[in-house]
Context: one part of a larger RNA
RNA sequence: GAGUAACGAUAAUGCGAGUGAAAAACUCGCACGCCGAAAGCCCAAGGUUUCCUUCGCAACGCUAAUCGGCGAAGGGUGAGUCGGCCCCUAAGGCGAGGCAGAAAUGCGUAGUCGAUGGGAAACAGGUUAAUAUUCCUGUACCGCUUUAUACUGCGAUGGGGGGACGGAGAAGGCUAGGUCAUCCUGGUGAUUGGUUAUCCAGGUUCAAGCGAGUAGGGAGAGGUCUUAGGAAAAUCCGGGACCUUAAUUCUGAGACGUGAUGACGAACGACCACGGUCGUGAAGUGAUUGAUGCCAUGCUUCCAAGAAAAGCCUCUAAGCUUCAGGUAUAAAGUGACCGUACCCCAAACCGACACAGGUGGGCAGGGUGAGAAUCCUAAGGCGCUU
Repeated sequence: GAGUAACGAUAAUGCGAGUGAAAAACUCGCACGCCGAAAGCCCAAGGUUUCCUUCGCAACGCUAAUCGGCGAAGGGUGAGUCGGCCCCUAAGGCGAGGCAGAAAUGCGUAGUCGAUGGGAAACAGGUUAAUAUUCCUGUACCGCUUUAUACUGCGAUGGGGGGACGGAGAAGGCUAGGUCAUCCUGGUGAUUGGUUAUCCAGGUUCAAGCGAGUAGGGAGAGGUCUUAGGAAAAUCCGGGACCUUAAUUCUGAGACGUGAUGACGAACGACCACGGUCGUGAAGUGAUUGAUGCCAUGCUUCCAAGAAAAGCCUCUAAGCUUCAGGUAUAAAGUGACCGUACCCCAAACCGACACAGGUGGGCAGGGUGAGAAUCCUAAGGCGCUU
């Protein structure tokens, strides 16, 4: 220079009460304003205690601070079913032997790793200051082991099936959700075009599982005989011949019943340290609209022709064949380990900062509308730290 520039989005504050040494900024209340395909809610990555409570205000916070993602202490993350681990493989990595090389090393078979993909099973309600598909209540389901009963050809690292897949488009059936009415509870002073009513406010909710198998979709199905294929075998798959049958079988949302004599539920009552806690508990129906969700990995169509392997089903080989093993039903037992707090379009991640930048996925109310646009708004969240 200078008590000057600046104090980081022009979404916005005002009043009252409380606490306190001190209040524009903290807490509570009442108004007002802003977002609302987000500035709300839930995850992945990343962060790593930032979460909750008590006590504090030196420093950090572009000002103050009684406040805080700050300091100190204490507390907090509960799983057979969520995710991982596990089983399986992709690109790719490593790679016994092997090949190449003077060596270092490079390549690569068998194999072994490797998810961003495939593979068993859980929902609703309640609860904490802080966790919950994990705790509790209620109702389920799956795998394995053992036992019992009944029946019985079982057996794989091998064969076969299956898993198993592209783009675009169209129509149908549903549901979530929405809207209106019905019903229930509570309220009603005045104004008025209108009002004890054709009024106002709130509510009218509920899963997995189990039962049966609908709208729809796919495939003809079953049997007998035979067989140069499936590197051995096969009753399996494939090829061939014949017979029976016109519907049969597989799949399949949703609805309905049950789950539920339950839970939730407006309102009311009691208590209160004003933070809440406990108890009682009404109605709980119908119509309409309707998805980008489900049926659907379906159907139609197109050419560029759209993973693999295991689990699963089936077939036999060696072998075993009063055993072991397998199938069905019932019961009992068992299900380890790791993650789980909190932020997650952000003041907690990546940007030296509490930085107008960047960051993958899911949810998607109402009015207007073709719409996830626009404007207003609900739930919810904020007024961007002078």
Molecule: large-subunit ribosomal RNA, domain III
Organism: Gammaproteobacteria bacterium